[in-house]
Molecule: Bacterial RNase P class A
Organism: Polyangiaceae bacterium
RNA sequence: GCAGGAAAGGUGAUCGCUCGUGCCUCGUGCACGGGAGGAAAGUCCGGGCUCCACAGAGCAGAACGCCGGGUAACGCCCGGUGAGGGAAACCUCGAGGAAAGUGCAACAGAAAACAAACCGCCCGGCGUGCUUGCGCGCCAGGUAAGGGUGAAACGGUGGGGUAAGAGCCCACCGCGCGCUCGGUAACGAGCGUGGCACGGCAAACCCCGUUCGGUGCAAGGCCAUGUAUAGGAACGUUCGAGGGCUGCUCGCCCGAGUUCCAGGGUAGGCCGCUCGAGGCGCUCGGUGACGAGCGUCCCAGAUGAAUGAUUGCCACGAGGUCUAGCGACCUCGAACAAAACCCGGCUUAUCGACUGCGCCC
Numbered sequence: 001g002c003a004g005g006a007a008a009g010g011u012g013a014u015c016g017c018u019c020g021u022g023c024c025u026c027g028u029g030c031a032c033g034g035g036a037g038g039a040a041a042g043u044c045c046g047g048g049c050u051c052c053a054c055a056g057a058g059c060a061g062a063a064c065g066c067c068g069g070g071u072a073a074c075g076c077c078c079g080g081u082g083a084g085g086g087a088a089a090c091c092u093c094g095a096g097g098a099a100a101g102u103g104c105a106a107c108a109g110a111a112a113a114c115a116a117a118c119c120g121c122c123c124g125g126c127g128u129g130c131u132u133g134c135g136c137g138c139c140a141g142g143u144a145a146g147g148g149u150g151a152a153a154c155g156g157u158g159g160g161g162u163a164a165g166a167g168c169c170c171a172c173c174g175c176g177c178g179c180u181c182g183g184u185a186a187c188g189a190g191c192g193u194g195g196c197a198c199g200g201c202a203a204a205c206c207c208c209g210u211u212c213g214g215u216g217c218a219a220g221g222c223c224a225u226g227u228a229u230a231g232g233a234a235c236g237u238u239c240g241a242g243g244g245c246u247g248c249u250c251g252c253c254c255g256a257g258u259u260c261c262a263g264g265g266u267a268g269g270c271c272g273c274u275c276g277a278g279g280c281g282c283u284c285g286g287u288g289a290c291g292a293g294c295g296u297c298c299c300a301g302a303u304g305a306a307u308g309a310u311u312g313c314c315a316c317g318a319g320g321u322c323u324a325g326c327g328a329c330c331u332c333g334a335a336c337a338a339a340a341c342c343c344g345g346c347u348u349a350u351c352g353a354c355u356g357c358g359c360c361c
Base pairs, nucleotide, nucleotide: 001357002356003355004354009314010313011312012311013310014309015308017035018034019033020032021031022030023029037336041347042346044345045344046343047342048341049216051214052213056250057249058248059247061212062211063210064209065208066080067079068078069077070076081095082093083092084091085090096207097206101205102204103201104200118147119146120143121142122141124139125138126137127136128135129134130133155173156172157171158170159169160168174196175194176193177192178191179190180189181188182187220271221270222269223268229262231261232260233259234258235257242254243253244252245251278297279296280295281294282293283292284291285290316333317332318331319330320329321328322327
């Protein structure tokens, strides 16, 4: 540094609670079997399932974004490429497009993108001082190599060249283009060629590609009980009120009552509800995620909410004492935390301690 497993466990007794199955004397009876996590948390993704519902198109909106795989599916996982970090083992990634357009970069700085000259360097002219070669000031021109500012300043290093400089020229690197080779591909390597397009940010708007109906177990069904509308108003009955698909539009469908206001009653029971994209073991395939085959097991289903208390033994871990050692004895034992339709992930919280492999000193 990476990975794995682990989580006060097992077993027995006494008492208590609850679910399932069976039996019966039908009684909260008896017997047997089961009874909370690695995250059950967050409700962030993806689904199964439910209803709309027989269910179309467009727009909007959202997500993802290198390549190849896995999966029921995903924004997840695996492997790889590229980039960044680290001395290394390894870790991380915001990974399509900046010549389609718009926008942003405070302050500082001369200047923040077809830019620009603060200090400077060079040449010329005028004036001046003097030691006749320099210095100072002004004007006009050349320059962007040096210095400064900044997160970032129009490729980098070295050399040549120049009045001084500059890809101005050259070598190497970088970048673009072409070809060859390797790879499924992302991409890599080599050779050649060109002095070389005006940088950064798209987790800015945007463009491109791919995907996406809505809704949620408080879904959705069944049963029972109960009462109060001679109430008011608006619209409407095929020239269609209202409703659905659907956030909007079109389209399609249902439709004779619908909507609003005021008032009254009910809130109970049952199903859904736990056999699954299920767990475990072995074999085979695969770098791996994972897949296939065989065998085996049934491991919570509550409904104001059960899964608990005491204790013996064994096991696990830590510390200490004794022993040559084997081992014996004593003491201690914790964190985050509690199912509610189910499953696959991600994220967050966390105690004591262990095993394997790898890197470095």